A computed fold for a 350-nucleotide part of an RNA from a hydrothermal vent metagenome, annotated as small-subunit ribosomal RNA, central domain. Its Rfam family is "Bacterial small subunit ribosomal RNA". Its family is annotated with ribosome and structural constituent of ribosome in the Gene Ontology. Its mean pLDDT, the model's own confidence on a scale to 100, is 88.
Context: one part of a larger RNA
RNA sequence: UUGGGCUUAAAGCGCGCGUAGGCGGAAUAGAAAGUGUCUUGUGAAAUCCCUCGGCUUAACCGAGGAAUUGCUUGGCAAACUUCUAUUCUUGAGACAAGUAGGGGUGCAUGGAACUCUUGGUGGAGCGGUGGAAUGCGUAGAUAUCAAGAGGAACGCCUGUGGAGAAGUCGGUGCACUGGGCUUGUUCUGACGCUGAGGUGCGAAAGCGUGGGUAGCGAAGAGGAUUAGAUACCCUCGUAGUCCACGCUGUAAACGAUGUCUACUAGGUCGCGGAAGUUCUGACACUGUCGCGGCCGAAGCUAAAGUGUUAAGUAGACCGCCUGGGGAGUACGGUCGCAAGGCUAAAACUC
Numbered sequence: 001u002u003g004g005g006c007u008u009a010a011a012g013c014g015c016g017c018g019u020a021g022g023c024g025g026a027a028u029a030g031a032a033a034g035u036g037u038c039u040u041g042u043g044a045a046a047u048c049c050c051u052c053g054g055c056u057u058a059a060c061c062g063a064g065g066a067a068u069u070g071c072u073u074g075g076c077a078a079a080c081u082u083c084u085a086u087u088c089u090u091g092a093g094a095c096a097a098g099u100a101g102g103g104g105u106g107c108a109u110g111g112a113a114c115u116c117u118u119g120g121u122g123g124a125g126c127g128g129u130g131g132a133a134u135g136c137g138u139a140g141a142u143a144u145c146a147a148g149a150g151g152a153a154c155g156c157c158u159g160u161g162g163a164g165a166a167g168u169c170g171g172u173g174c175a176c177u178g179g180g181c182u183u184g185u186u187c188u189g190a191c192g193c194u195g196a197g198g199u200g201c202g203a204a205a206g207c208g209u210g211g212g213u214a215g216c217g218a219a220g221a222g223g224a225u226u227a228g229a230u231a232c233c234c235u236c237g238u239a240g241u242c243c244a245c246g247c248u249g250u251a252a253a254c255g256a257u258g259u260c261u262a263c264u265a266g267g268u269c270g271c272g273g274a275a276g277u278u279c280u281g282a283c284a285c286u287g288u289c290g291c292g293g294c295c296g297a298a299g300c301u302a303a304a305g306u307g308u309u310a311a312g313u314a315g316a317c318c319g320c321c322u323g324g325g326g327a328g329u330a331c332g333g334u335c336g337c338a339a340g341g342c343u344a345a346a347a348c349u350c
Base pairs, nucleotide, nucleotide: 004321005320006319007304008303012318014201015200016199017198021194022193023192025088026087027086028085029084030083031082033081034080035077036076037075038074041071042070049065050064051063052062053061054060091191092188093187094186095184096183097182098181099180103177104176105175106174107173108172109171110154114150115149116148117147118146119145120144121143125136126135162169163168206247207246208245209244210243211242215241216240220236221235222234223233258317259316260315261314262313263312266295267294268293269292270291271290272289273288275286276285277284299306300305323350324349325348332343333342334341335340
């Protein structure tokens, strides 16, 4: 519990697709369900309200009217909503020609670094720290040269930059493939927006099966530090990190800001395009379409701030909030191999 809110106070689902539903562009004609008006019947009486009257007044009582906002019958109206028919192009989409990009998947491949192996040189230390020690090393380490093996990640370019619905995406080449943007004297003709349920995608960690394992590294071991040190520092090091397939379905999944549409000063920087100006061209300038930032008018805001990428002005639809703790817990349901997820209270207490 409403004429309120949701960036930071409680509150936007992590993100798409989409069913029902809700909402929906312009014109003409018609219908008349909603709507308006008149009307039929009904809406008991009393009460309430108005007028008048009766008790000396009032309360009280009597009479008449109004009201009873509803349901119902028939007629009329046609602006708006709705429905039917026809038409339209500006919303939406298609097509064509261009175009930018770490968008996705698969295959192939490259160099730097690292570790290991073998061989050469060499001969006593190396490593590590605040300082040390554990550790490695005369069975020849560290260093250095050559050869080989392996796995993971891709420096510079790199950007306040690009792409994607989000999660995310970065060496190079090829193949397949999604989306965007621009331009058009082309086409369809409202085909649209949102979206309860539903369904798909979804970082990291984790789980299952099978591989792989260079470096790093939960757990674990050792050395230090310390009063202690189940830590911070050091030396090792298993799972994991990597791949394939399957599961999990959560994050400060953040712009802490749902999606779509219209309107409302500017300035400036960057990215992608197509025009015009000039005899032509680079360049430049001018306006223009899309995207990404910064600063700001009005407005909004508790303020911080926000400000054409709104948190302004409005509309459509969905989600969510209602004092703190108990608690995102218990119980139940459902999903999961498990871990656990989703849904979600109360007593009690302040």